Small-subunit ribosomal RNA from Candidatus Woesearchaeota archaeon CG10_big_fil_rev_8_21_14_0_10_37_12, 1469 nucleotides, folded computationally. Rfam family: Archaeal small subunit ribosomal RNA. A reference for the family is Yusupov et al. (2001), "Crystal structure of the ribosome at 5.5 A resolution", Science. Clan: SSU clan. The sequence was found in a public genome assembly. The organism belongs to Candidatus Woesearchaeota, within Archaea.
[in-house]
RNA sequence: AUACCUGUUUAUCCUGCAGGAGGUUGCUGCUAUCGGAAUCCGACUAAGACAUGCAAGUGUUUGCCGCAAGGCAACGCGGCCUGCUCAGUAACACGUCGAUAACGUGCCGUGAAGUCUGGAAUAACCUCGGGAAACUGAGGAUAAUACCGGAUAGGGAAUUUCGUGUGGAAUCCUGAUCUUCCAGAAAGAUUCGUCGCUUCACGAUCGGUCGGCGGCCCAUCAGGUUGUUGGUGAGGUAAUGGCUCACCAAGCCUAAGACGGGUAAGGGCCAUGAAAGUGGGAGCCCUGAGAAGGACACUGAGAUACUGGUCCUAGCCCUAAGGGGUGCAGCAGUUACGAAACCUUCACAAUGCGCGAAAGCGUGAUGAGGGGAUUCCGAGUGCUUACGGUUUUCCGUAGGCUUUUUGUAAGGGUAAAUACCUUGCAGAAUAAGUGGUGGGCAAGACUGGUGCCAGCCGCCGCGGUAACCCCAGCGCCACAAGUGGGAACCAUAAUUAUUUGGUCUAAAGCAUCCGUAGCCGGUUUGGCAAAUGCUCUGUGAAAUCGUCUCGCUUAACGGGACGGCGUGCGGGGUAGACUACCAAACUAGGGACCGGGGGAAGUAAGCGGUAUUCCUGAGGGAGCGGUAAAAUGUGAUAAUCUCAGGAGGACCACCAAUGGCGAAGGCAGCUUACUAACACGGAUCCGACGGUGAGGGAUGAAAGCUAGGGGAGCGAUCCGGAUUAGAUACCCGAGUAGUCCUAGCCGUAAACGCUGCAUGCCAGAUGUUACACAAUCUACGAGGUUGUGUAGUGUCGAAACGAAGGUGUUAAGCAUGCCACCUGGGAAGUACGGUCGCAAGUCUGAAACUUAAAGGAAUUGGCGGGGGAGCACUACAAGGGGUGCGGCGUGCGGUUUAAUUGGAAUCAACGCCGAGAAUCUCACCAGAGGCGCCGGCAGAAUGAUGGUCAGUCUGAAGGGCUUACCAGACGAGCCGAGAGGUGAUGCAUGGCCGCCGUCAGCUCGUGUCGUGAGAUGUCCUGUUAAGUCAGGCAACGAGCGAGACCUGUGUCCACCGUUGCUAACGCGUCUGCAAGGACGAGCGAGCACACUGUGGAAACUGCCUUCGAAAGAAGGAGGAAGGCGCAGGCUACGGUAGGUCUGUACGUCCCGAAUCUUCUGGGCUACACGCGCGCAACAAUGAUCAUGACAAUGGGAUGCAACACCGAAAGGUGAAGCCAAGCCUCGAAACAUGACCUUAGUAUGAAUUGAGGGCUGCAACUCGCCCUCAUGACACCGGAAUCCCUAGUAAUCAGACGUUAGCAUCGUCUGGUGAAUAUGUCCCUGCUCCUUGCACACACCGCCCGUCAAAUCACCCGAGCAGGCUUCAGGUGAGCCCUGUUGAGUAAACAGUUCGAACCUAAGGUCAGUAAGGGGGGUUAAGUCGUCACAAGGUAUCCGUAGGGGAACCUGCGGAUGGAUCACCUCCU
Repeated sequence: AUACCUGUUUAUCCUGCAGGAGGUUGCUGCUAUCGGAAUCCGACUAAGACAUGCAAGUGUUUGCCGCAAGGCAACGCGGCCUGCUCAGUAACACGUCGAUAACGUGCCGUGAAGUCUGGAAUAACCUCGGGAAACUGAGGAUAAUACCGGAUAGGGAAUUUCGUGUGGAAUCCUGAUCUUCCAGAAAGAUUCGUCGCUUCACGAUCGGUCGGCGGCCCAUCAGGUUGUUGGUGAGGUAAUGGCUCACCAAGCCUAAGACGGGUAAGGGCCAUGAAAGUGGGAGCCCUGAGAAGGACACUGAGAUACUGGUCCUAGCCCUAAGGGGUGCAGCAGUUACGAAACCUUCACAAUGCGCGAAAGCGUGAUGAGGGGAUUCCGAGUGCUUACGGUUUUCCGUAGGCUUUUUGUAAGGGUAAAUACCUUGCAGAAUAAGUGGUGGGCAAGACUGGUGCCAGCCGCCGCGGUAACCCCAGCGCCACAAGUGGGAACCAUAAUUAUUUGGUCUAAAGCAUCCGUAGCCGGUUUGGCAAAUGCUCUGUGAAAUCGUCUCGCUUAACGGGACGGCGUGCGGGGUAGACUACCAAACUAGGGACCGGGGGAAGUAAGCGGUAUUCCUGAGGGAGCGGUAAAAUGUGAUAAUCUCAGGAGGACCACCAAUGGCGAAGGCAGCUUACUAACACGGAUCCGACGGUGAGGGAUGAAAGCUAGGGGAGCGAUCCGGAUUAGAUACCCGAGUAGUCCUAGCCGUAAACGCUGCAUGCCAGAUGUUACACAAUCUACGAGGUUGUGUAGUGUCGAAACGAAGGUGUUAAGCAUGCCACCUGGGAAGUACGGUCGCAAGUCUGAAACUUAAAGGAAUUGGCGGGGGAGCACUACAAGGGGUGCGGCGUGCGGUUUAAUUGGAAUCAACGCCGAGAAUCUCACCAGAGGCGCCGGCAGAAUGAUGGUCAGUCUGAAGGGCUUACCAGACGAGCCGAGAGGUGAUGCAUGGCCGCCGUCAGCUCGUGUCGUGAGAUGUCCUGUUAAGUCAGGCAACGAGCGAGACCUGUGUCCACCGUUGCUAACGCGUCUGCAAGGACGAGCGAGCACACUGUGGAAACUGCCUUCGAAAGAAGGAGGAAGGCGCAGGCUACGGUAGGUCUGUACGUCCCGAAUCUUCUGGGCUACACGCGCGCAACAAUGAUCAUGACAAUGGGAUGCAACACCGAAAGGUGAAGCCAAGCCUCGAAACAUGACCUUAGUAUGAAUUGAGGGCUGCAACUCGCCCUCAUGACACCGGAAUCCCUAGUAAUCAGACGUUAGCAUCGUCUGGUGAAUAUGUCCCUGCUCCUUGCACACACCGCCCGUCAAAUCACCCGAGCAGGCUUCAGGUGAGCCCUGUUGAGUAAACAGUUCGAACCUAAGGUCAGUAAGGGGGGUUAAGUCGUCACAAGGUAUCCGUAGGGGAACCUGCGGAUGGAUCACCUCCU
């Protein structure tokens, strides 16, 4: 003492980044009561420029002036400190430890000795000048602690000799000595205390110089250097030294990063962090550097001197134009720059510093105050009672309490004040905001507004009419005198990994090997002590930090003590295991050698083989060739084809194999020669010789390049033919480079095991190759088989690892050593630079900008022009019948129209909503009217409003108007708010419905597996109509669905008999002499039968045979019915934003005197046209006529209507019965029998049209139906395509009903007649299951690529243009030092060398700016062209290379699997 959360997905686990939450720094928005503290406040940008004031003086030593105070000057000391800033500097600048045997040191301390004797000036001052000024000249006078001469002391240097000491070393120190040389002291004052002065030595302090080590980035900076490296000598300095110079030598630095470029003052420290670190280093302290840019010296102990000097450059100021002045990176202040930073304050009272003996003077150092929420710390914005507000932590009213703050008064406090302290007075008075409220992330499923707009948003995301996300209000949350935003840094980030990561597939192992440096290194012994450990010691400033303690009321802050930090460096001692080093030895690593081996290892030469092509000859005679199908092509000049011979180039079948060899690339007929490697075996030898390997070197498929050959086949480009919308392709025909050889270059591939090399350790099983050994068999062969060992090469697999897939002694396990590489996606392996190359290009390799993901593995779905299995007449097959042609009906589209209302749109819209639009319906059009519950306001007995004769407007109307009359109280003129709306939204909804679905699926509990999403169950085999059932199985069970169930129907039984039925009986009618026969449900009677209704029975693979493990299947028996008996109803979880707001309901919006409502008329019925569904046809299986049969279901009072009559008919008139098992509808048609028609546009067919009638209804013109007569069109069986149907079905025939006043070719039912074919399949269309691939998940109507066009952004190249910085060379050259000459001279003048600022010229480097034009790249809801990729993506994809093409791309050659599918071979389990 280490925290996570959100975002890639349908969901998951990873990799990975983006964002959020923490801390800190400065800026900023809104807001703000007070106090304290701070090393805070023009650092960041402009080391830009500065007005004004101040920031360094002081001292009796001396002279002069002055009464004094004081002033002027000389002289001394100090102006080298303090203060400011961070431009430069990558350096001994800094830090730390050392060195100085290579040095200096004013003031200070200690010790010793001294302070003798002379001299000449000069300033102030006085006089006179020059000048605008600054300043300056001449003459005169004077003093000193100013200056000078002499002396002495002492010092220094060199030399000789003799010693002492330290030390690693003597060049050192020191004593004495000899000789010579050098320069050469002093100052006084006094208050008599003393203060000074001079010399020498020592010390202290402060400095100078040198060295070790340490700390930035770039290698797209790899070679640098000529005073450079060293030596000798000299000069110079306080001092060493190429510091400088002359000569000599040719060295020196560098991959442990020289040189170059960029950036930067360094440290103590500061921020953050658990730490390691990372980032910063303005403030306080230490060091350095600078003082407008640059150079130079003087003075001095000390400077190359911020407020001294000289000069150059640039700027500014004054000027009398001659000449001068100036330097805020001191304190204030101004200006500029900017996001960004205060008063032109007070005081020397304190602390220091300078001078002085001191008093003292000076001090923008410093101490104080003012301003700034800049940081840190502290305090407050009240407490309470009653009542009221429904309650409350809340608010209001009234009252009470307190007074820290606030205001105020006095005293203390201070240099002076503020503050502060003490005491008093007044008064709750004077004091709360900012940000948020979808998630992350605490806090609203509140109200209003807005309507992909306005806007929000760090990220994910909100907003398209019910926004918890915008804008407001209210509430709430967080923090609080603050709180938010933008910028930067650290942490989060184990996303740079030393601690502490990775590289098969996510980013990442070099194409392979050899090898240099480096790093690492077997066993034993001895030595040493570099390294390492321990110990002692010096140092690592203070501040900062921690703990304790003390002082300010507390705290911040400050004082003290201790500790720590500075992770370091230096010195002494000690230990001896490990590492290093030295010495000696060993054999397990490695190497050498020997033995017999295996091999497509390499190079060179020779030999051979089949096939293709071509040529020659012979045969032969019409096509060949090619494809899915064709065509181009080829062939009577004889092809293809057959035979024989020849030529030439390339290649090397079978053997052949997860087989062998090689470092990799790669290597295949046979033989020979040469070369190399390897495994096995060995009682041989050497003796660590090893591993890896940055740079470096060698090798390196295919393509490509150069030169020369060669050229059979194949074959980029190119040319034809096809395909296609196009086809720069896929397919076909030709065919150049190339492919082959020789000599060179290139140096890349999916160069892959996507897996670096080496070593050790850690279960096995099973193939195969090589060698050795053993056993056994033997045909005795170099034989076979089996086993063991080693080495190679495969498969499966424990542990372990991994995100998973998977790997697993050939590791992706556990460890060690070394190398290479990675750090979100894109831009981009691009640009620029360099390097190599003949070129193509290779290697190295960024950034701006852009983006929230990109990605890996696995999961569930969906999909596939993937596979397997099963199923279906909305699939096929086998059949039957149609549609599609023409006519008509009807619906739709389109068009038209004033309107042709609207909806429905593949299946699943289109005889559907519409179960039937003349009006109505009605929603549409034209025209004309009408209507307001309620509230408020105009108005109203000067008449609101209503009614009406006549006239007029009108299609019509007291509807309006004119005129007049009657009645008599409210009020539609305005605002709001309503009724109503077939107005909008079916994408706000309910309900209902269609389709998936005539399907067989959809789930759950527990358990198990998996990190997880999930899986299992639900899979497999068989079976079924079925997830139906059975067996197996990490599953065992269960639910919904299926089935069961319900209804109808089929058989039987029982009961019930009226309005049903009638077999038997009686009656009846007819016939008959009679017997008898016939007829009829009319009566009696009956309920047998039929029928109605109710309730039961019956069928279960129960029985038999075969097959089968079972489930079950096939067949059979019995039975009315047989395997779901048949036909219906019900019809899962869900999906389809399917349909319906125009059935009704309903949210929201809209209209509201019109989108409400009424009326008249029109329209929905239009008609160049297209489509759907039907009807009747095209005829003889027929039409017509005549005669004759047999139903069922229904309906009926606004009704069905018998029957009678009239009419040719439609129909009319009258009318019984029936509220229905009663009466009516109702005599069904096809059918049967007979007749006729005879293959014709007909005796088929009926459209159309004319005429005349009828019915309904106010009303049949637009626009109804029916009848009769006449008319008699098209049509002679229907292209492509397509629909329905498996049995009482299709087909065909009629009937009833619904709607209805009237109108059916429609719909729903009913019965009549009544087939054919299949008993299969998955080919087409689909559905279900399993499996596989996926870049899809809005789920293939998916996703997605590139050119072009448009807009915009940053970048690259670029003829140039104009700059900054810098290097080198040359020129001019202020000026200093130096030298020489003149000079008495240090002055001055002249001359000269070196150095040299600055300026000019030329060349180079570099950095930004700008630029005509060119180039690619990124981004941007709905542009163009195609369809590249993802499924076998419809030609598998991808890599390298080459050519080609609008574009994605295509093709050749070689390679990879990161390719689906089927079959076969091999291997393994």